[in-house]
RNA sequence: GCCCCUUUAGCUCAGUGGAUAGAGCAACAGGUUUCUACCCUGUCAGUCGGGAGUUCGAAUCUCUCAAGGGGUA
Numbered sequence: 001g002c003c004c005c006u007u008u009a010g011c012u013c014a015g016u017g018g019a020u021a022g023a024g025c026a027a028c029a030g031g032u033u034u035c036u037a038c039c040c041u042g043u044c045a046g047u048c049g050g051g052a053g054u055u056c057g058a059a060u061c062u063c064u065c066a067a068g069g070g071g072u073a
Stems, first nucleotide, its partner, number of pairs: 001072007010025004018056001027043005049065005
């Protein structure tokens, strides 16, 4: 240099054009318990890496930029 993959909540990930974008863990509050832990309930947490485009409609498709990873002479 060329090719490929990844980027979504604090962390690990799901979501393959149509609902208010979800789960687990973590954090916080409450319940339970003599206390702690476990367990149960709830809450918080996202302009889906940035920008542009296509579409009635984009996390999802296209282009570009950025970051990380891999392959290749």
A computed fold for a 73-nucleotide RNA from Jeotgalibacillus malaysiensis, annotated as transfer RNA. The coordinates come from a structure-prediction model, not an experiment, and the mean pLDDT is 81. It matches the Rfam family "tRNA".